[in-house]
Context: one part of a larger RNA
RNA sequence: CUGGGCUUAAAGCGCGUGUAGGCGGCUCGGUAAGUGUCGUGUGAAAUCCCAGGGCUCAACUCUGGAACUGCACGGCAAACUCCCGAGCUUGAGGCCGGUAGAGGUGCCUGGAACUCUCGGUGGAGCGGUGAAAUGCGUAGAUAUCGAGAGGAACGCCGGAAGCGAAAGCGGGGCACUGGGCCGGUUCUGACGCUGAGACGCGAAAGCGUGGGGAGCAAACAGGAUUAGAUACCCUGGUAGUCCACGCCGUAAACGAUGCACACUGGACGUCGGACCCUCUGACGGGACCGGCGUCGUAGCAAAAGUGCUAAGUGUGCCGCCUGGGGAGUACGGCCGCAAGGCUAAAACUC
Numbered sequence: 001c002u003g004g005g006c007u008u009a010a011a012g013c014g015c016g017u018g019u020a021g022g023c024g025g026c027u028c029g030g031u032a033a034g035u036g037u038c039g040u041g042u043g044a045a046a047u048c049c050c051a052g053g054g055c056u057c058a059a060c061u062c063u064g065g066a067a068c069u070g071c072a073c074g075g076c077a078a079a080c081u082c083c084c085g086a087g088c089u090u091g092a093g094g095c096c097g098g099u100a101g102a103g104g105u106g107c108c109u110g111g112a113a114c115u116c117u118c119g120g121u122g123g124a125g126c127g128g129u130g131a132a133a134u135g136c137g138u139a140g141a142u143a144u145c146g147a148g149a150g151g152a153a154c155g156c157c158g159g160a161a162g163c164g165a166a167a168g169c170g171g172g173g174c175a176c177u178g179g180g181c182c183g184g185u186u187c188u189g190a191c192g193c194u195g196a197g198a199c200g201c202g203a204a205a206g207c208g209u210g211g212g213g214a215g216c217a218a219a220c221a222g223g224a225u226u227a228g229a230u231a232c233c234c235u236g237g238u239a240g241u242c243c244a245c246g247c248c249g250u251a252a253a254c255g256a257u258g259c260a261c262a263c264u265g266g267a268c269g270u271c272g273g274a275c276c277c278u279c280u281g282a283c284g285g286g287a288c289c290g291g292c293g294u295c296g297u298a299g300c301a302a303a304a305g306u307g308c309u310a311a312g313u314g315u316g317c318c319g320c321c322u323g324g325g326g327a328g329u330a331c332g333g334c335c336g337c338a339a340g341g342c343u344a345a346a347a348c349u350c
Stems, first nucleotide, its partner, number of pairs: 004321003007304002012318001014201004021194003025088006033081002035077008049065006091191001092188003095184005103177007110154001114150008125136002162169002206247006215241002220236004258317006266295008275286003299306002323350003332343004
């Protein structure tokens, strides 16, 4: 190189944008680089193969043939690939008209709950647990009413629902803004797919500077439990959780399933769109496109399962795997303020 794989056995980069590269729709014409065919030259000898000969046979050896699958040049062919030219509309995109949505950013705002402060009522307990205790309370707590302050999160609606590339997104209003879906036969005319590097986004925790701090709560303190209890339970409680800006770049970042396209029985539910039938309309029924689900045919699969949202049948491109431990470690390099991240061995051992 050929070959086998990647849901769960080792293996899909967390996700996107996109450079190089690889790959590329329909028709016609041209060229002839790839391709095919024919010819010429060359492809040393030996070896291998075939036919015959010589050592008593064989190994060995001699003669002849074939082969040397290659290279160069020339003729011919033009289906396919490349290239050049002309055209097309179904791929892709634009335009117009609709439409659903927790998609994103900023600003403003609301009610419930909670904690605190002040005041009223009240007068001995409250709290907490398996039971207690620590804790709080006659300096008046808990409970209850009124007033005020503050921060964080948004009950019902709410859904196997929706939106987003993923991470993720949920009170209300406004502004700015991204994408999708449906319909139109209105434009461009292959403008496409993938994507090594690169660049961007990226939960939580963590880090830097400045703010904020109600509740919760690593660490920490105390009370219990226990043989012990550096825990589980309880009372407290600081970072943090929140905001702005800047870092970090990880995850069971999961559908443990890369992206795109084509094809391959059905049934049921649901969300969005536009249409038809029912005199109209609600409602109901029907067919179409796009999404999210359930069950299942063939097929696939070691099975579990999957099954038009494939793990089926194919094509293109990328990533990744190659026994367990050592080890996602050491060393080196790059990145980071640090924590650490990315890349990534070997000895040895089973």

Annotation:
Predicted 3D model of a 350-nucleotide part of an RNA (small-subunit ribosomal RNA, central domain) from a metagenome. RNAcentral holds the full RNA, with entries from SILVA. The prediction has a mean pLDDT of 89.